The part of an RNA shown here (large-subunit ribosomal RNA, domain I) has 478 nucleotides and comes from Clavariadelphus ligula.
Its Rfam family is "Eukaryotic large subunit ribosomal RNA". Rfam links the family to the GO terms ribosome and structural constituent of ribosome. For this family Rfam cites "Crystal structure of the ribosome at 5.5 A resolution" (Yusupov et al., Science, 2001). Clan: LSU clan.
Its mean pLDDT, the model's own confidence on a scale to 100, is 81.

Context: one part of a larger RNA
RNA sequence: AUCUGACCUCAAAUCAGGUAGGACUACCCGCUGAACUUAAGCAUAUCAAUAAGCGGAGGACAAGAAACUAACAAGGAUUCCCCUAGUAACGGCGAGUGAAGCGGGAAGAGCUCAAAUUUGUAAUCUGGCGGUCUCAGGCCGUCCGAGUUGUAGUCUGGAGAAGCGUUUUCCGCGUCGGACCGUGUACAAGUCCCUUGGAACAGGGCGUCAUAGAGGGUGAGAAUCCCGUCUUCGACACGGACUGCCGAUGCUUUGUGAUGCGCUCUCGAAGAGUCGAGUUGUUUGGGAAUGCAGCUCAAAACGGGUGGUAAAUUCCAUCUAAAGCUAAAUAUUGGCGAAAGACCGAUAGCGAACAAGUACCGUGAGGGAAAGAUGAAAAGCACUUUGGAAAGAGAGUUAAACAGUACGUGAAAUUGUUGAAAGGGAAACGCUUGAAGUCAGUCGCGUCUUCCGGGACUCAGCCUCGCUCCUGCUUGGU
Numbered sequence: 001a002u003c004u005g006a007c008c009u010c011a012a013a014u015c016a017g018g019u020a021g022g023a024c025u026a027c028c029c030g031c032u033g034a035a036c037u038u039a040a041g042c043a044u045a046u047c048a049a050u051a052a053g054c055g056g057a058g059g060a061c062a063a064g065a066a067a068c069u070a071a072c073a074a075g076g077a078u079u080c081c082c083c084u085a086g087u088a089a090c091g092g093c094g095a096g097u098g099a100a101g102c103g104g105g106a107a108g109a110g111c112u113c114a115a116a117u118u119u120g121u122a123a124u125c126u127g128g129c130g131g132u133c134u135c136a137g138g139c140c141g142u143c144c145g146a147g148u149u150g151u152a153g154u155c156u157g158g159a160g161a162a163g164c165g166u167u168u169u170c171c172g173c174g175u176c177g178g179a180c181c182g183u184g185u186a187c188a189a190g191u192c193c194c195u196u197g198g199a200a201c202a203g204g205g206c207g208u209c210a211u212a213g214a215g216g217g218u219g220a221g222a223a224u225c226c227c228g229u230c231u232u233c234g235a236c237a238c239g240g241a242c243u244g245c246c247g248a249u250g251c252u253u254u255g256u257g258a259u260g261c262g263c264u265c266u267c268g269a270a271g272a273g274u275c276g277a278g279u280u281g282u283u284u285g286g287g288a289a290u291g292c293a294g295c296u297c298a299a300a301a302c303g304g305g306u307g308g309u310a311a312a313u314u315c316c317a318u319c320u321a322a323a324g325c326u327a328a329a330u331a332u333u334g335g336c337g338a339a340a341g342a343c344c345g346a347u348a349g350c351g352a353a354c355a356a357g358u359a360c361c362g363u364g365a366g367g368g369a370a371a372g373a374u375g376a377a378a379a380g381c382a383c384u385u386u387g388g389a390a391a392g393a394g395a396g397u398u399a400a401a402c403a404g405u406a407c408g409u410g411a412a413a414u415u416g417u418u419g420a421a422a423g424g425g426a427a428a429c430g431c432u433u434g435a436a437g438u439c440a441g442u443c444g445c446g447u448c449u450u451c452c453g454g455g456a457c458u459c460a461g462c463c464u465c466g467c468u469c470c471u472g473c474u475u476g477g478u
Base pairs, nucleotide, nucleotide: 027058028056029055030054031053038045042092068075069074079106080105081104082103089097090096110325111324112323113271123151124146125145127143128142129141130140131139132138133137160267161266162264163263164262165261166260169258170257172251173250174249175248176247177246178245180240181239182238183237184236185235190206191222192205193204194203195202207224208223209213215227216226217225276297277296278295279294280293281292282291303320304319305318306317307316360367361366380407383394384393385392386391461478462477463476466473467472
């Protein structure tokens, strides 16, 4: 000096694990915060501690185990309902606003820190690595780390600790089944005869089931054809959740452990720029100030708060603020799932029964419609013919096409065409009398059909007897 590796320090990229945004917002919590309106005007007031706006969460939220209510023989966390009560109170004491205690119910549940020396021993916890198990994790071993500016145990005012006594009570884990939740499967009885009809689910006849005759479908009104309905908070099968409950069963229990009770010439710590005072604003029914917030002042420890009229003195009662957790009863125009209706029935009911927040309009914020029905089944008109085609004329489908994808029914104003009538004083209107057409009923006549009676002891035809001249007459029967 070059090359290469380890180590130290630093940077970048990629990043195990973990965390946050954004949406939704019916209900809930916090902040911010109007006006229309009412007062028959309007300014305090009211609307309203509301709407709009901002932030945050859950299936509920919030609140919650008294610095409470009371004044009683006292009650005893919170929330919700009834009542208290339109009361007390507030209020240009006007308009209006407006609680709480008690009592009765729903539900029901209680707890944890900080503040003491474990001091004869940090007894506590995260993480890496290894092992193991019933594997979001537990247990064992080991090594760093956090931590004495304090991690555990004990204790929370109802107490509690310490000492003495009494012996009151007490283990944990798993498997299977039931109960619980979800999905699926199965569970009565005619498609018998006749008629009408395109079709029987109709009419008539004969049956059946019913803890089922709710409802829907099927070619017309179907308990009995199909799906269902009842039994049913049922049966069976599969899957899940929870150990909160019940039953059966298996494996493990123990240590100077936990817990209850009694006694005491022993101790007994309890939350600060907080309580409170002044002042300003706001709020409240809260009125010499109910709550909240800003600023100034600013505590105590036989203390402090409250006791609905300010202040002084005194007594009494009741709680223990300035730290925290906590199911249920309660709310729910959003989401998911289910069930119903003395609701509407296509100009109604949501704006929207349909390709609706669509088409369309507006630069944009935004505004915002109309529009349901062939038929039982498309069987949705093959084929021929005229026409360039559209379409027409036939033909065909159908119960029906006067149901032809402009389709069920198909009103009115209005239009075309056809028929009838009228025509000086516009048309229209009222009354009266005529005329014409048409409809219904009645009567008469003619004709046809069926039935009954009379004519009728009938006639024709046919059979038979007799006469006669071929034609005809005649007896009897039918």
NCBI's taxonomy places the organism under Eukaryota, Agaricomycotina, Agaricomycetes, Phallomycetidae, Clavariadelphus.